[in-house]
Context: one part of a larger RNA
RNA sequence: GAUAAACGCUGGCGGCGUGCUUAACACAUGCAAGUCGAACGAAGUUUUUCUUUCGGGAGGAACUUAGUGGCGGACGGGUGAGUAACGCGUGGGUAACCUGCCCUGUACAGGGGGACAACAGCUGGAAACGGCUGCUAAUACCGCAUAAGCCCUUAGCACUGCAUGGUGCAUAGGGAAAAGGAGCAAUCCGGUACAGGAUGGACCCGCGUCUGAUUAGCCAGUUGGCAGGGUAACGGCCUACCAAAGCGACGAUCAGUAGCCGAUCUGAGAGGAUGUACGGCCACAUUGGGACUGAGACACGGCCCAGACUCCUACGGGAGGCAGCAGUGGGGAAUAUUGCACAAUGGAGGAAACUCUGAUGCAGCGACGCCGCGUGAGUGAAGAAGUAUCUCGGUAUGUAAAGCUCUAUCAGCAGGGAAGAAAAUGACGGUACCUGACUAAGAAGCACCGGCUAAAUACGUGCCAGCAGCCGCGGUAAUACGUAUGGUGCAAGCGUUAUCC
Numbered sequence: 001g002a003u004a005a006a007c008g009c010u011g012g013c014g015g016c017g018u019g020c021u022u023a024a025c026a027c028a029u030g031c032a033a034g035u036c037g038a039a040c041g042a043a044g045u046u047u048u049u050c051u052u053u054c055g056g057g058a059g060g061a062a063c064u065u066a067g068u069g070g071c072g073g074a075c076g077g078g079u080g081a082g083u084a085a086c087g088c089g090u091g092g093g094u095a096a097c098c099u100g101c102c103c104u105g106u107a108c109a110g111g112g113g114g115a116c117a118a119c120a121g122c123u124g125g126a127a128a129c130g131g132c133u134g135c136u137a138a139u140a141c142c143g144c145a146u147a148a149g150c151c152c153u154u155a156g157c158a159c160u161g162c163a164u165g166g167u168g169c170a171u172a173g174g175g176a177a178a179a180g181g182a183g184c185a186a187u188c189c190g191g192u193a194c195a196g197g198a199u200g201g202a203c204c205c206g207c208g209u210c211u212g213a214u215u216a217g218c219c220a221g222u223u224g225g226c227a228g229g230g231u232a233a234c235g236g237c238c239u240a241c242c243a244a245a246g247c248g249a250c251g252a253u254c255a256g257u258a259g260c261c262g263a264u265c266u267g268a269g270a271g272g273a274u275g276u277a278c279g280g281c282c283a284c285a286u287u288g289g290g291a292c293u294g295a296g297a298c299a300c301g302g303c304c305c306a307g308a309c310u311c312c313u314a315c316g317g318g319a320g321g322c323a324g325c326a327g328u329g330g331g332g333a334a335u336a337u338u339g340c341a342c343a344a345u346g347g348a349g350g351a352a353a354c355u356c357u358g359a360u361g362c363a364g365c366g367a368c369g370c371c372g373c374g375u376g377a378g379u380g381a382a383g384a385a386g387u388a389u390c391u392c393g394g395u396a397u398g399u400a401a402a403g404c405u406c407u408a409u410c411a412g413c414a415g416g417g418a419a420g421a422a423a424a425u426g427a428c429g430g431u432a433c434c435u436g437a438c439u440a441a442g443a444a445g446c447a448c449c450g451g452c453u454a455a456a457u458a459c460g461u462g463c464c465a466g467c468a469g470c471c472g473c474g475g476u477a478a479u480a481c482g483u484a485u486g487g488u489g490c491a492a493g494c495g496u497u498a499u500c501c
Base pairs, nucleotide, nucleotide: 001500002499003498005497006496007495008494009493012373013372014371015370016369017368018366019365020331025329026328027327029326030325031324034071035070036069039068040067042065043064044063045062046061047060048059049058050057051056078284079283080282087209088208089207090206091205092204093203094202097201098200102197103196104195105194106193107192108191110144112142113141119134120133121132122131123130124129150175151174152173153172156169157168158167159166160165180189181188182187210256211255212254217247218246222244223243224242225241227239228238229237259281260280261279262278263274264273265272266271286307287306288305289304290303309320310319311318312317337363339362340361341360345359346357347356348355349354376406377405378404379403386397387396388395389394410442413436414435415434416433420428445490446489447488448487449486450471451470452469456485457484458483459482460481466473467472
């Protein structure tokens, strides 16, 4: 000098930041991911038209909804347990790869089929949740047709590259597609195939990345080959066979510690230390394992299995996962509200209106940090009183106070009152800000005073009580302990402790 700090004493205001570093301990409660009726059948409410055998039937409009279906739940948000690793940083490679939504271009959408929810009936179970029979729609599902420069196979030519190869042209055979909706219409929103782009990702490589040798040898899919499987893709990634390799004092292996970086702190720099907040990457989601769906996950608020724990139970069986936002218990020296709003920015869905959004924007609490402001200004000597000291004359506090004359920053009171929003829409918020009136009123402490180190006297104590960062003070005149007066330093803070340079 610095801090995600804590503790002691004290504490007026504002702005901007910041706030579980410990138990990746356990969690009551609420909320945090939905949306689309312009994909689909159906049910209900309100209203309306036509018809009627007056029971009803058919249709339209608006709204609501469980289900089928689509898109999104892989983003956003949290945490740092694990990880010494191509995890991260930096620079390259992919002729070894994928990419929903978005953009551009080309071409196309013909004709059929069978179901399953919802619903109805029956039925099992305490519940969670089911079972059987029957009916039904679709942009749900499945054949058929058509289809190229798409895919597979067959045999070629040309050009070209850093090897495997790549690009273009062309022969023959086989194969793969589609969906409609809104609107009077125009048209719009969608669908399928292919090519290119953009974006996002995947893999590989060079270099760098803590400590220990009181860890010296390590490894059996291990190292390489061949064949096959698998993957978006290369690869012992996996399998069979063959060979016996591979790494290591330039530190392998083992053990300990640790998320990495941009950055932050310090320092003249070189360096050293740190990785909180914000941004990038990675990993994880009660512990361990697994796959499914999907463009994308081996998926925090999805599924299955096992373990521990908690809860419900009719004992047969079930339910759960705050390292999301608040909040609770616990641990701890220690860390906040079970707040408001989608007004803005952004995200998901939707043609849109809009809905959802503890992301976000705000507010609340904490001097936790930084910055700014105030606690008054001028005048005022009888140098008042009080207090301390004294050689009793005085000296100090001290222009300090009082008194007189002013001012109103902040706080308080009253009135007005934004920008942030684009026509409307403002949580913040009657906030910021402006104006008026009003009273010096409501607003100063903490540490130190032997030397280092700015600042001294008195009394008490008597190696006691105590102080102390180092040197050291204290045993009867202690500038070093305690108190008082005075002084010095910093100031809404001041000291102490801890840690880093």
Model confidence (mean pLDDT): 85 of 100. The part of an RNA shown here (small-subunit ribosomal RNA, 5' domain) has 501 nucleotides and comes from an uncultured bacterium. Its Rfam family is "Bacterial small subunit ribosomal RNA".